Predicted 3D model of a 79-nucleotide RNA (c-di-GMP-I-GGC riboswitch aptamer) from Methylomonas sp. Lineage of the source: Bacteria > Pseudomonadati > Gammaproteobacteria > Methylococcales > Methylomonas. It was read from a public genome assembly, where an Rfam model found it. Its mean pLDDT, the model's own confidence on a scale to 100, is 80.
[in-house]
RNA sequence: GAUGAUAAAGCCAAACCUAUCGUGAGAUAGGGACGGAAAGCCGCGGGACUUUUAUGAAAAGUUGGCCGGGCCGCAAAUU
Numbered sequence: 001g002a003u004g005a006u007a008a009a010g011c012c013a014a015a016c017c018u019a020u021c022g023u024g025a026g027a028u029a030g031g032g033a034c035g036g037a038a039a040g041c042c043g044c045g046g047g048a049c050u051u052u053u054a055u056g057a058a059a060a061g062u063u064g065g066c067c068g069g070g071c072c073g074c075a076a077a078u079u
Base pairs, nucleotide, nucleotide: 001079002078003076011036012035016031017030018029019028020027021026034065040071041070042069044068045067046066047063048062049061050060051059052058053057
């Protein structure tokens, strides 16, 4: 440097429930674990979804645990 283990230790936390916020998609917090070696960060391209409008579309948003991209990165078997 590569790889990222049927190891150890730690980390994150889907669905669902409760509270609050939002017209909404959803978000935040607590509980909870289906999963995850980037399920860390960005929100750049595409996708999906929401709202509004003057609806062959546009604008403003949501997601990011849908795919790709950029940046950073843990342990340690193995090489």